[in-house]
RNA sequence: GGUUGGUCGGGCGGCCGCGGCGGACACGGGUCACACCGGGUACGUCGAGGAAGGUCCGGGCUCCGAAGGGCAGGGCGGUGGGCAACACCCACCCGGGGCAACCCGCGGGACAGUGCCACAGAGAACAGACCGCCUGAAAGCCAUCGUCGGUCACGCUUGUCGCGACCAGUGGUGGUGCAGGUAAGGGUGAAACGGUGGUGCAAGAGACCACCAGCGAUCCGGGCGACCGGAUCGGCUCGGUAAACCCCGUCCGGAGCAAGGUCGAACAGUGCACGCUCGAGGGCUGCCCGCCCGAGUGCACGGGUGGACCGCACGAGGUCGUCGGCAACGGCGGCCCGAGAUGGAUGGUCGCCGAACGGUGCGUCGCAAGGCGCCCGGGAACAGAACCCGGCCUACAGACCAGCC
RNA sequence: GCCCCGGUAUCCCAACGGCAGAGGAAGCGGUCUCAAACACCGUCCAGUGUGGGUUCGAGUCCCACCCGGGGCACCA
Numbered sequence: 001g002g003u004u005g006g007u008c009g010g011g012c013g014g015c016c017g018c019g020g021c022g023g024a025c026a027c028g029g030g031u032c033a034c035a036c037c038g039g040g041u042a043c044g045u046c047g048a049g050g051a052a053g054g055u056c057c058g059g060g061c062u063c064c065g066a067a068g069g070g071c072a073g074g075g076c077g078g079u080g081g082g083c084a085a086c087a088c089c090c091a092c093c094c095g096g097g098g099c100a101a102c103c104c105g106c107g108g109g110a111c112a113g114u115g116c117c118a119c120a121g122a123g124a125a126c127a128g129a130c131c132g133c134c135u136g137a138a139a140g141c142c143a144u145c146g147u148c149g150g151u152c153a154c155g156c157u158u159g160u161c162g163c164g165a166c167c168a169g170u171g172g173u174g175g176u177g178c179a180g181g182u183a184a185g186g187g188u189g190a191a192a193c194g195g196u197g198g199u200g201c202a203a204g205a206g207a208c209c210a211c212c213a214g215c216g217a218u219c220c221g222g223g224c225g226a227c228c229g230g231a232u233c234g235g236c237u238c239g240g241u242a243a244a245c246c247c248c249g250u251c252c253g254g255a256g257c258a259a260g261g262u263c264g265a266a267c268a269g270u271g272c273a274c275g276c277u278c279g280a281g282g283g284c285u286g287c288c289c290g291c292c293c294g295a296g297u298g299c300a301c302g303g304g305u306g307g308a309c310c311g312c313a314c315g316a317g318g319u320c321g322u323c324g325g326c327a328a329c330g331g332c333g334g335c336c337c338g339a340g341a342u343g344g345a346u347g348g349u350c351g352c353c354g355a356a357c358g359g360u361g362c363g364u365c366g367c368a369a370g371g372c373g374c375c376c377g378g379g380a381a382c383a384g385a386a387c388c389c390g391g392c393c394u395a396c397a398g399a400c401c402a403g404c405c
Numbered sequence: 406g407c408c409c410c411g412g413u414a415u416c417c418c419a420a421c422g423g424c425a426g427a428g429g430a431a432g433c434g435g436u437c438u439c440a441a442a443c444a445c446c447g448u449c450c451a452g453u454g455u456g457g458g459u460u461c462g463a464g465u466c467c468c469a470c471c472c473g474g475g476g477c478a479c480c481a
Base pairs, nucleotide, nucleotide: 001405002404003403004402005401006400007399008398010353011352012351013350014349015348016347018047019046020045021044022043024041025040027038028037029036049382053393054392056391057390058389059388060387061256062255063254064253068289069288070287071286073252074251075250076249077248078092079091080090081089082088093107094105095104096103097102108247109246113245114244115241116240117239130186131185132182133181134180135179136178140176141175142174143173144172145171146170147169149167150166151165152164154162155161156159194212195211196210197209198208199207213237214236215234216233217232218231219230220229221228222227260310261309262308263307269301270300271299272298273297274296281293282292283291303480304479305478317336318335319334320333321332322331323330324329357377358376359375361374362373363372364371365370406477407476408475409474410473411472412471415430416429417428423461432448433447434446435445436444454470455469456468457467458466
């Protein structure tokens, strides 16, 4: 310097205040008298979090019926383990990153099927011939070079001569056009149907060969397993996408403490629809079957209340020791009890101490950036229970401790 | 507290995963008019709430966050 894990996240005291609980005191109601109820006073005791948050998962609990079957729908997805359960945790495997400690991964299936792959490009899924490379046939057109013949003009040395132009034939080369081969090269794209070297060929190509990479099959060894190591064979070379439909495996009945229960207070019903064993409606938020309840139910308009108590604070609880386990975690033993509001308490103020941070204050070290010490100022992040737990994710000034590179 | 929806231009509202986005109203300019309104023509305005991921490619699919909206109690 890096990296990983854990703990804490202002402290002490005085005064004033708030909520719960406990016993005490006096008062009021109540009773024949107690019991009981209500508010009050002082005292004792307790009083937010690591995230109480987002409400993203999983459970407990409660009701629906005792929670059945199928479809639909949804979650999860390497392997093994932990756990009440999980999308969480631990260990390992595979892939990727890093010199390393270590970190990251929505990590089943694309040879079950279907869909999609814009633009560009010749061609986009068992593809494709645009340029390029090569071959063939034909003798169309153009250019050029050579050659046989003919016509015309010119020259002289008058020749089976030389030279120029034109015409027609013929041959070669190149271009264009035609038919085909070729996936090595160019170019396009996110992606172009293995790589290197050679053989081969008209030119080429896993067409063939050697090596390498991948895939598949068989076998051997190791591991509980994911998987790893090795041998042989097969030219098999097979695109991507499932956070597209889908397939496979596995899990899920639904709703939620405004669940649900007890007591109390008040009021006012009306209309429509369906139904009473040929069954409305409900259990059931989606459908079907099955089962159960079943005589009233549903909708609309209107009316009343805005109360008390239970649920509700001992729980998969915390902590210490020990044993088992690499670990998550589990067994055993000891100790502890740590908030319960309902317009919603957990605060205010003063004093002392104080981290971060700031200083054109001083000293010291250093070339410098800056570090360290003193002094002055400053005065603590994110945020606050609401039925309860286990997680995940998100927010967070900082401080301390430990392991490793 | 619990449950459920939505976010694209100033406003309303489209967009089978495919050229980075259609339309209407409003605004601005012009024609018409003495001037305006109406009408017609033209023009301007977005990078889809924010960040990350999947994909060749995201307004659209997935995840996290931000913002906004709606519903709920009991009795006859």
Two RNAs folded together computationally: RNase P RNA and transfer RNA, 481 nucleotides in total. The prediction has a mean pLDDT of 80. It holds a member of the Rfam family "Bacterial RNase P class A".